[in-house]
RNA sequence: AGAGUUUGAUCCUGGCUCAGAAUGAACGCUGGCGGCGUGGAUUAGGCAUGCAAGUCGAACGAUAUGCCGUAAUGCAUAUAGUGGCAAACGGGUGAGUAACACGUGGGUAAUUUACCUCUGGAUUCGGGAUAACUCCGCGAAAGCGAAGCUAAUACCGGAUAAGACCACACUCCCGCAUGGGAGAGAGGUUAUAGGCGGAGACCCCAACAGGGUCUGUCGUCCGGAGAUGAGCCCGCGUCCUAUCAGCUUGUUGGUGAGGUAAUGGCUCACCAAGGCAUUUGACGGGUAGCUGGUCUGAGAGGAUGGUCAGCCACACUGGGACUGAGAUACUGCCCAGACUCCUACGGGAGGCUGCAGUCGAGAAUCUUUUUCAAUGCGCGAAAGCGUGACAAUGCGACGCCGCGUGAGCGAUGAAGGUCUUCGGAUCGUAAAGCUCUGUCAGGAGGGAUGAAUGUGCAGGUACUAAUACUAUCUGUAUUUGACAGUACCUCCAGAGGAAGCCACGGCUAACUCCGUGCCAGCAGCCGCGGUAAUACGGAGGUGGCAAGCGUUAUUCGGAUUUAUUGGGUGUAAAGGGUAUGUAGGCGUCCCUACAAGUUGGAUGUGAAAGCCCCUGGCUCAACCAGGGAACUGCAUCCAAAACUGCAGGGAUUGAGUGUUGGAGAGGAAAGCGGAAUUCUCGGUGUAAGGGUGAAAUCUGUAGAUAUCGAGAGGAACACCAGUGGCGAAAGCGGCUUUCUGGCCAAACACUGACGCUGAAAUACGAAAGCAAGAGGAGCAAACAGGAUUAGAUACCCUGGUAGUUCUUGCCGUAAACGAUGGGCACUAGGUGUCGGGACGUAAGUCUCGGUGCCGCAGUUAACACAUUAAGUGCCCCACCUGGGGAGUACGGCGGCAACGUUGAAACUCAAAGGAAUUGACGGGGACCCGCACAAGCGGUGGAGCAUGUGGUUUAAUACGACGCUACGCGUGGAACCUUACCAGGACUUGACAUGCUGAAAGUAAAAGCCUGAAAGGGUAAUGACUCGUUAAACCGAGAAUCAGCACAGGUGUUGCAUGGCUGUCGUCAGCUCGUGUCGUGAGAUGUUGGGUUAAGUCCCGCAACGAGCGCAACCAUCGUCUUUAGUUGCAACCCGCAAGGGGCACUCUAGAGAGACUGCCGGUGUUUAACCGGAGGAAGGCGGUGACGACGUCAAGUCAGUACGGCCCUUACGUCCUGGGCUACACACGUGCUACAAUGGCCGGUACAAAGAGAAGCAAGACCGCAAGGUGGAGCAAAUCUCAUAAAGCCGGUCUCAGUUCGGAUUGCAGGCUGCAAUUUGCCUGCAUGAAGCUGGAAUCGCUAGUAACCGCAGAUCAGCUACGCUGCGGUGAAUACGUUCCCGGGCCUUGUACACACCGCCCGUCAAGUCACCUGAGUCGAGUGCACCCGAAGCCAUUCAUCCAACCCGCAAGGGG
Repeated sequence: AGAGUUUGAUCCUGGCUCAGAAUGAACGCUGGCGGCGUGGAUUAGGCAUGCAAGUCGAACGAUAUGCCGUAAUGCAUAUAGUGGCAAACGGGUGAGUAACACGUGGGUAAUUUACCUCUGGAUUCGGGAUAACUCCGCGAAAGCGAAGCUAAUACCGGAUAAGACCACACUCCCGCAUGGGAGAGAGGUUAUAGGCGGAGACCCCAACAGGGUCUGUCGUCCGGAGAUGAGCCCGCGUCCUAUCAGCUUGUUGGUGAGGUAAUGGCUCACCAAGGCAUUUGACGGGUAGCUGGUCUGAGAGGAUGGUCAGCCACACUGGGACUGAGAUACUGCCCAGACUCCUACGGGAGGCUGCAGUCGAGAAUCUUUUUCAAUGCGCGAAAGCGUGACAAUGCGACGCCGCGUGAGCGAUGAAGGUCUUCGGAUCGUAAAGCUCUGUCAGGAGGGAUGAAUGUGCAGGUACUAAUACUAUCUGUAUUUGACAGUACCUCCAGAGGAAGCCACGGCUAACUCCGUGCCAGCAGCCGCGGUAAUACGGAGGUGGCAAGCGUUAUUCGGAUUUAUUGGGUGUAAAGGGUAUGUAGGCGUCCCUACAAGUUGGAUGUGAAAGCCCCUGGCUCAACCAGGGAACUGCAUCCAAAACUGCAGGGAUUGAGUGUUGGAGAGGAAAGCGGAAUUCUCGGUGUAAGGGUGAAAUCUGUAGAUAUCGAGAGGAACACCAGUGGCGAAAGCGGCUUUCUGGCCAAACACUGACGCUGAAAUACGAAAGCAAGAGGAGCAAACAGGAUUAGAUACCCUGGUAGUUCUUGCCGUAAACGAUGGGCACUAGGUGUCGGGACGUAAGUCUCGGUGCCGCAGUUAACACAUUAAGUGCCCCACCUGGGGAGUACGGCGGCAACGUUGAAACUCAAAGGAAUUGACGGGGACCCGCACAAGCGGUGGAGCAUGUGGUUUAAUACGACGCUACGCGUGGAACCUUACCAGGACUUGACAUGCUGAAAGUAAAAGCCUGAAAGGGUAAUGACUCGUUAAACCGAGAAUCAGCACAGGUGUUGCAUGGCUGUCGUCAGCUCGUGUCGUGAGAUGUUGGGUUAAGUCCCGCAACGAGCGCAACCAUCGUCUUUAGUUGCAACCCGCAAGGGGCACUCUAGAGAGACUGCCGGUGUUUAACCGGAGGAAGGCGGUGACGACGUCAAGUCAGUACGGCCCUUACGUCCUGGGCUACACACGUGCUACAAUGGCCGGUACAAAGAGAAGCAAGACCGCAAGGUGGAGCAAAUCUCAUAAAGCCGGUCUCAGUUCGGAUUGCAGGCUGCAAUUUGCCUGCAUGAAGCUGGAAUCGCUAGUAACCGCAGAUCAGCUACGCUGCGGUGAAUACGUUCCCGGGCCUUGUACACACCGCCCGUCAAGUCACCUGAGUCGAGUGCACCCGAAGCCAUUCAUCCAACCCGCAAGGGG
């Protein structure tokens, strides 16, 4: 610091997602040790049990026990009670609380403060009770009552009054309004308690004891000061919601009173009618303890408030007071309620949100431990006691930190696993092995710091009369440790006891195999999985972290994705329809003053802890300690005066007013006008009119349409008319008049900031719509009819009602758009136009204000904008924050209604979107080409047959090919074979290859025989080989055989795993690259443009310049000539019967050359390229034809030609054999053949080719047969021989329009040929038979010249043949093309696009089934809440009445008061 994800690709906008850090966590797998932390977040749910607040005998009486005692009023211990202090702290929790609750800073001149410190004064004289105790009674209990006795530092009265307080009057000082402080005066009010020590004199006392006195100490009372704590008040800060906009009657204020420690409506009486809030958010609703801090973040911020610390609130729920310095009191009291428990049923008891613990609910949170040793707190004079505060311990990987699970050497790179291209690679120095070490855990031994105090004794000091007492210090002796025999140290033994989890497609570090086969599953996002999954599951390997690792949840970050730092609004989400204008915000120049903002300085505060820095302590670290810094804040004081502000004064440039002119569909009202439509009346006139793509409905003989005249009525204003004008916008158009708003220009004068914007508010606001009334010609929703159509609730036509018009009133919305809020200022120009002005004779120039176009800088994602900004700045308003749900629901407001306005959520998606790019597409456009159409010729589609395919059938009818681009295709030839299919019969190292091991001489091989359909099986005469060596044999090696092992074999599967080859677009003219340039980029340019061409062919132009693959040419063939050569070819010459001789001129053959290049001439064209015409020439503009097929497309075709990866079969999916099938046949389609006849058929005669083939071959002449063919075999491995007569043609004859002398299917008989074999199932011949068919519907195919059409010939395959097919060859030999509108295909440019699997695209709505969420629903249930009213506990205050009543008062007393 970023990344993934919208697209074919790009840039942008924009959301979603990830990587980081964190947690009081939980879950899954795993788990060695220690330190430090931390642990009920949910039910503020209920709780068994134990403990959590006591202490003081030096305040008091009493009792019990023990001790010393003869005894005592002795000593010690213990305690219930009276009394004092504490119990208001400490500890827990966060329910409530949006508040002066908290934080921060102030105020208290409006207060209080027990204990503590300092200081002043006092501590006097008396009195009466009451617990305990004794005794009686009631009650189950809890507890209660009566009588009697007693003490106090309990309670009460009197005295005193430094001081305090109260009222009065005075002086001084101060302050901030009330007021405060000090001093003196006189008046009133007001207090106390003792305890424990010591003591030499002195006094009381007979003495002891005791007291006085003195002294010490602890108390008590009244003051003053302080400290601490608390109360109250104020400024500022503190969540969401306006779909909560008005709230309030003690409410706001005053006067008086009450109350409080104290101010105050805190409370009450009376008076007044206010107060709060209005966007700075009252009131209401929801949520929430607040803070220091914590987490995150670069920061600003955001989130959070567990542990620790401060504050607040609460203590079963609600209410209430008492006591007290302090409470409205967690383990106090009273009442009510719910719940639990006890009960003798009468009545009682209780409150873990203290520490442990339990139940419940929950994903989830610990020991019913130890000790007061330390720290602290309460009480006490002290010792001490108490303390679930605290200190420790236990449990939990919950977190942070540390340590370990070993180290070194060790290559036959072991075994084994995994992978493999089979060579190897990897786990891997890893292991084993050797040499070491000794942390932790284990065993043994030693063993802390944490302790300071206290007590005794001795000494010093202070107090004192004192050596006593007391306090304090020093020394000494002694005493106190829960943790804990723990930390730590030493020794022993021994590598021994100690590693997992997640991931490995991209983001994101890490890859292979197997299994699975859109299944099972994964997934944070994008997305994986449909037979070769690095994404699922397992394994091996690798990466990461490590006693943990992952997942889930949550927070911040990334997210500048709420933008203060730091965003936007023409088209991505977003400018309000427009204006006026309130509050508010902002605001020209100069001077003066102030100092609120602002700036600087100082002071106080900003608790501690934490964060940061520096040191230090635990072996390190975590952790802890000390110091510093920081705490960006608040308050006060001082200073400054630039800017803002405030006050005063001035100015004129902003703004405005006046004057003179000007333009205008600006607005309102009234009146007037002509053209046109329609209707009415009348005339003329006759059969149609009207309407449409074509029609029909419709109008018309009852007289239409047309035409003329007259009239009625309503609405709208042609031409002018213009990116012209005016208006805020909506909007405004005949003419005239009246009223009226705004704007512009010019020159001066005046006012003197009067300005800009503008939430709320108000006004205006197209069309449609609504209400009432009027009007209604034309037009025209709805509606009706006619058409169109598959349908046509549409488009078209004929009609037609609301409405459109007017008046009045509503509505308040539009793509109300420049999709661009308003204002001011600044920033190149050019060119139109409207209005005004200046100058100029004019042309024109300058200037102000509008309105357009082009364009620079700049801006922009781009498109584009560009002085009329979307540029550069300032001010104000409005609005936006992913798509859908949805401008919907609910609520509010407005409206007569329609509806408008304000305006969510659940749920759902990973996109939605903007601009531009390249393609593709368009029943878009421009240009061009092609047998594409047109013009022609001949076919197909109808018939019969052949052949292929589909379908059907079958044991099997083998497989593939399926629009063009499958279908006479693979197959260039299925009777067996082929053959892959089916049935049956057989074989199993195999029909075929290679290697290894072993065996075997009567062995291998094998005639014959048996069986069988054959294959195969069985038997068996006979009977071996090659090489080396050797004399020979033996031996060794090999071949062959057998047994076995590796393997063979597969036309099994995948053409969507592949190679190769092929088809198609298409022989279409295209497809690209380098460099440069342009663009943010995808990309563009080049390759577009103007011409031209068959052609991206060439020329010109051009930010392009070049290049490559294609085109063309090079190659073959045909056409002309030359030359060379001359057998088997040719043949003019000679002899000759012939053979032969001589020849190569010609034909021909086949080598080498020539020839054609727009080269020449004319014209057109840009002086080009090129085109047109011509000459010459055998051939002329590519001379004809062939071969040759760019980048790519179709996952096109082929695993069955061969090759090849993966998978599958292995006595079978391999191999062999026999027979069958591939030849089936209701039917459908494709491709062909033959025909339907006279341009013909038949018969006879006769002429002319080319190119091929031939030895298991072609076969002549001759003979036989009607023929197919046979006999026979000359010649020929071929310019020699043979196949081999070419046919159409030509000549002659016949047939005469008929299902025929057309046509030949079908069938019968008889033959021939090939072959082992023609039944399924061959071809041919003869005779006989003689079907359909008389030119073919819709539709459709080929062909532009030696072409179509017609005619035959040959060859491959091949024993033969289904060939009418295919591939070639020649013969005869046309017609037509105006032209490019249309159909099909293609090329190039351009345009639109929401398509990119690319129009066979994309995509909308209804419906079905299931599911989810939200709204609504007759209602129903619960919670909260407003108003009114009723009942009303405890308690407090007041009043009244009654009762009890010791102190005190009155009284002699009784008695009374109290």